[in-house]
Molecule: transfer RNA
Organism: Candidatus Aenigmatarchaeia archaeon
RNA sequence: GGGCCUAUGGUCAAAUGGUAAGACACUGCCUCCGCAAGGCAGAAACUCUGGGUUCAAUUCCCAGUGGGUCCA
Numbered sequence: 001g002g003g004c005c006u007a008u009g010g011u012c013a014a015a016u017g018g019u020a021a022g023a024c025a026c027u028g029c030c031u032c033c034g035c036a037a038g039g040c041a042g043a044a045a046c047u048c049u050g051g052g053u054u055c056a057a058u059u060c061c062c063a064g065u066g067g068g069u070c071c072a
Base pairs, nucleotide, nucleotide: 001071002070003069004068005067006066007065010024011023012022018055026042027041028040029039030038048064049063050062051061052060
């Protein structure tokens, strides 16, 4: 320098055009003499940034940034 992959709560990770699921962690309650485990409820992501297409973009297109990988 070039090709490809990737970026979504604190962490991991789904959704692939119609306002974001789940797990762990966190908070409260129940249970227990108490703790852990378990059960119930709750808070937390305007989806890396800027544009474009669309009635509508996490999703499609372009550019940029970070990370990974391969080639030189």